RNA sequence: GGGCCUAUAGUCGAGUGGUUAAGACGCCUCGUUUACACCGAGGAGACCAGGAGUUCGAUUCUCCUUAGGCCCA
Numbered sequence: 001g002g003g004c005c006u007a008u009a010g011u012c013g014a015g016u017g018g019u020u021a022a023g024a025c026g027c028c029u030c031g032u033u034u035a036c037a038c039c040g041a042g043g044a045g046a047c048c049a050g051g052a053g054u055u056c057g058a059u060u061c062u063c064c065u066u067a068g069g070c071c072c073a
Base pairs, nucleotide, nucleotide: 001072002071003070004069005068006067007066010025011024012023018056027043028042029041030040031039049065050064051063052062053061
């Protein structure tokens, strides 16, 4: 220098052009307990790496940038 892949709650991780973006762990509250833990019920938390474009509509498609990884030279 060229090519490919990945980026979604604190962590892991699903999702797909069309309501309020799943789930698990973690966190908070209540119940339970002498208390803690376990367990049960409920709750908060991400507008999807950033920008632009296509579209009636973008987390999803296209382009650029950023970060990480792999391959080739």

This is a predicted structure of a 73-nucleotide RNA (transfer RNA) from a Microcaldota archaeon. NCBI's taxonomy places the organism under Archaea, Nanobdellati, Microcaldota. RNAcentral holds the sequence, with entries from ENA. Its mean pLDDT, the model's own confidence on a scale to 100, is 81.